Molecule: transfer RNA
Organism: Candidatus Iainarchaeum sp.
RNA sequence: GGGCUGAUAGUAUAAUGGUAGAAUUCCUCCUUGGCGUGGAGGGGGUCCGGGUUCAACUCCCGGUCAGUCCA
Numbered sequence: 001g002g003g004c005u006g007a008u009a010g011u012a013u014a015a016u017g018g019u020a021g022a023a024u025u026c027c028u029c030c031u032u033g034g035c036g037u038g039g040a041g042g043g044g045g046u047c048c049g050g051g052u053u054c055a056a057c058u059c060c061c062g063g064u065c066a067g068u069c070c071a
Base pairs, nucleotide, nucleotide: 001070002069003068004067005066006065007064010024011023013021018054026042027041028040029039030038047063048062049061050060051059
């Protein structure tokens, strides 16, 4: 320098163009004499910019970062 893959919640992750989900963490409540366990509810997210579309995590273009391969 070139090819490919990836970037989603504090963490590790799912999502065939049509309400962004689960686990864990955090907060509140119940349970206990108290802690823990358990149960219920809640908060928190699509790397950045642009395009296509009625509608984009998803498709297209560019950028940044990471990984991998070739030279």